C1' cells in the first nucleotide's frame, strides 16, 4: 500500500428494510433459607463506532473515516 471480515447493554451474542432494538451472564432490590449458596420474581442497563447518503421507513443497504482481526505485497 491492496484485499477480506468485523464493530449492537459492563461481557458474550441475537434482531427478514417495518410492533417499544432483545436474550444469557454480570449488577441492584425483594422472596426463599437459621445463614450463605442454589432457585424464583422484579428492576437496572443502548446516541446500534463516527459522519454523510438511499428510502415513506436504516442496527440492517451504499460511501468516507476511525478501531480490531486475517491474508497478500
Nucleotide at each position: 500500500c491492496g484485499g477480506c471480515c468485523u464493530g449492537u447493554a459492563g461481557c458474550u451474542c441475537a434482531a427478514u428494510g417495518g410492533u417499544u432494538a432483545g436474550a444469557g451472564c454480570a449488577g441492584u432490590u425483594g422472596g426463599c433459607u437459621u445463614a450463605u449458596a442454589u432457585c424464583c420474581a422484579a428492576c437496572c442497563g443502548g446516541u446500534u463506532g463516527u459522519g454523510g447518503g438511499u428510502u415513506c421507513g436504516a442496527g440492517u443497504c451504499c460511501c468516507a473515516c476511525c478501531g480490531g482481526g486475517c491474508c497478500g505485497a